[in-house]
Context: one part of a larger RNA
RNA sequence: UGACGGGGGCCCGCACAAGCGGUGGAGCAUGUGGUUUAAUUCGAUGCAACGCGCAGAACCUUACCUGGGUUUGACAUCCCGUGACAGCUAUAGAGAUAUAGUCUUCCCUUCGGGGACACGGUGACAGGUGCUGCAUGGCUGUCGUCAGCUCGUGUCGUGAGAUGUUGGGUUAAGUCCCGCAACGAGCGCAACCCUUGCCUCUUGUUACCAGCAUUAAGUUGGGUACUCUAGAGGGACUGCCGGUGUUAAACCGGAGGAAGGCGGGGAUGACGUCAAGUCCUCAUGGCCCUUACGGGUAGGGCUACACACGUACUACAAUGGCAGAAACAAACCGUUGCAAGACCGAGAGGUGGAGCUAAUCGGUAAAACACUGUCUCAGUCCGGAUUGGAGUCUGCAACUCGACUUCAUGAAGUUGGAAUCGCUAGUAAUCGCUGAUCAGCAAGCAGCGGUGAAUACGUUCCCGGGCCUUGUACA
Numbered sequence: 001u002g003a004c005g006g007g008g009g010c011c012c013g014c015a016c017a018a019g020c021g022g023u024g025g026a027g028c029a030u031g032u033g034g035u036u037u038a039a040u041u042c043g044a045u046g047c048a049a050c051g052c053g054c055a056g057a058a059c060c061u062u063a064c065c066u067g068g069g070u071u072u073g074a075c076a077u078c079c080c081g082u083g084a085c086a087g088c089u090a091u092a093g094a095g096a097u098a099u100a101g102u103c104u105u106c107c108c109u110u111c112g113g114g115g116a117c118a119c120g121g122u123g124a125c126a127g128g129u130g131c132u133g134c135a136u137g138g139c140u141g142u143c144g145u146c147a148g149c150u151c152g153u154g155u156c157g158u159g160a161g162a163u164g165u166u167g168g169g170u171u172a173a174g175u176c177c178c179g180c181a182a183c184g185a186g187c188g189c190a191a192c193c194c195u196u197g198c199c200u201c202u203u204g205u206u207a208c209c210a211g212c213a214u215u216a217a218g219u220u221g222g223g224u225a226c227u228c229u230a231g232a233g234g235g236a237c238u239g240c241c242g243g244u245g246u247u248a249a250a251c252c253g254g255a256g257g258a259a260g261g262c263g264g265g266g267a268u269g270a271c272g273u274c275a276a277g278u279c280c281u282c283a284u285g286g287c288c289c290u291u292a293c294g295g296g297u298a299g300g301g302c303u304a305c306a307c308a309c310g311u312a313c314u315a316c317a318a319u320g321g322c323a324g325a326a327a328c329a330a331a332c333c334g335u336u337g338c339a340a341g342a343c344c345g346a347g348a349g350g351u352g353g354a355g356c357u358a359a360u361c362g363g364u365a366a367a368a369c370a371c372u373g374u375c376u377c378a379g380u381c382c383g384g385a386u387u388g389g390a391g392u393c394u395g396c397a398a399c400u401c402g403a404c405u406u407c408a409u410g411a412a413g414u415u416g417g418a419a420u421c422g423c424u425a426g427u428a429a430u431c432g433c434u435g436a437u438c439a440g441c442a443a444g445c446a447g448c449g450g451u452g453a454a455u456a457c458g459u460u461c462c463c464g465g466g467c468c469u470u471g472u473a474c475a
Stems, first nucleotide, its partner, number of pairs: 001475002003472003007469007015459002019423005026314002029311005034305002042053002064300004070294001073125001077124002079121005087102006106115003127289002130287003136283002138278003141274001143272001148187006154163003167178003193266004198234005204228001207224003212221002237260001240254005316416001320375005332363003337356002342351003382413001387408007429451007
């Protein structure tokens, strides 16, 4: 100087408390451990691994296993020789591939040759998701959006170092003020950026419709007021008033205001820590393989199943289930696409194809809610697992191993031990919608809106963190 303390002081955080809803019990989905296996590819492992890499394993992917095959190679550069290559057909084969046939005869030229491509050959080389993340770059997690981390000069100290950065207040903040052997500065904080909440101006088509006509319908004429669109401005600064305070910084209350003291949300992550993670995104040193640890192929596996754990989903019902009829979103996507109306089917879906490169057309039905009827507390008209049958769709192909529909079947489950998680407001809870990936496949993920709470006395305690101080046989 740090680190640590079941030392002290001050302070903060859904850290506790106060509340609301869960997990832990059930079924199922998914990931992991274990076990099994020819293989169940590899990595991630307290917080910070475990719906993680994977924004989507039937083939492919694919790295794993088995079988049958290949060796200058699937890919790059150089050398030599030959020639267009490709395509098509037949045979053998699981295919890779092999054999035979057919078709074809590239471009430029100074006619010497050159270029692109393919095949054969030679070796230089290619290739490796092989090892080492404890050799590395890059990227990322975490403490933590915590308020810290440092430097120059000066001063003090033999020195390591100290001071500044401590102290008194204050703040979300090393934020600001005052004081002070310090005076300044840098990286962080804040602001600048995006979004949302109010107003003005501009823009009126594909948006809108107050008044005037018109229609089944903003449908059409017309209009740009309003909504909205998307660009530019304004607006909030403790600016004003009162009080407290050290005449300060600031805090408390009030006015006005759409909004008030950081208005809400996002992006943004200092010096560093964990030899944290990643050599399987990529790049890369070293080591290793080179008729194989490379490359191609068919099938299988990654989907196994006594069991254990994590994360979700669906429930156990009446604040509910079922049936009927009727409202109100936002965001996003669409030409290899979205697909309306119509018709067929009980349905998944099929036929067909108007319109749309989309504020124009389509996906699009929002659902919970509200209304009417029924069920009346039961393993039930709750719950839907499991299994049998029949189908639909995608796709060369749904056996291993897809999703969906429908008929039948109707399991566990009556609110969950010890323990444990999230959340402070348009939040929790609850309800649906969209997108990426994607031929097909989401209960996952990323977004979007609808309905919409309860509670916080307080900081003694648990956990984590910041500052000062103290002890230490620790570094």
Small-subunit ribosomal RNA, 3' major domain from an uncultured prokaryote, 475 nucleotides, folded computationally. The full RNA is in RNAcentral, with records from ENA. The coordinates come from a structure-prediction model, not an experiment, and the mean pLDDT is 84.